[in-house]
RNA sequence: GGGGCUAUAGUUUUAACGGCCAAAACAGCCGGCUCCAGACCGGCAGUUGGGGGUUCAAAUCCCUCUAGCCCCA
Numbered sequence: 001g002g003g004g005c006u007a008u009a010g011u012u013u014u015a016a017c018g019g020c021c022a023a024a025a026c027a028g029c030c031g032g033c034u035c036c037a038g039a040c041c042g043g044c045a046g047u048u049g050g051g052g053g054u055u056c057a058a059a060u061c062c063c064u065c066u067a068g069c070c071c072c073a
Stems, first nucleotide, its partner, number of pairs: 001072007010026004019056001028044005049065005
């Protein structure tokens, strides 16, 4: 220098090929239970790497940037 893959909640992940308010588990917070704590039960908050484009509508399609990994030279 050329090419490919990955990036979603604090963590691990799901989300047929653009359409339901993005979602599950654990973690966190609040409450119940308990003498207390844990376990268990109920509830709450939080997320699509950054920017731009296409579209009535984008996690999903296009461009670009960033970070990580891999291949070729």
The RNA shown here (transfer RNA) has 73 nucleotides and comes from a Candidatus Pacearchaeota archaeon. RNAcentral holds the sequence, with entries from ENA. Rfam family: tRNA. Its mean pLDDT, the model's own confidence on a scale to 100, is 82. Lineage of the source: Archaea > Nanobdellati > Candidatus Pacearchaeota.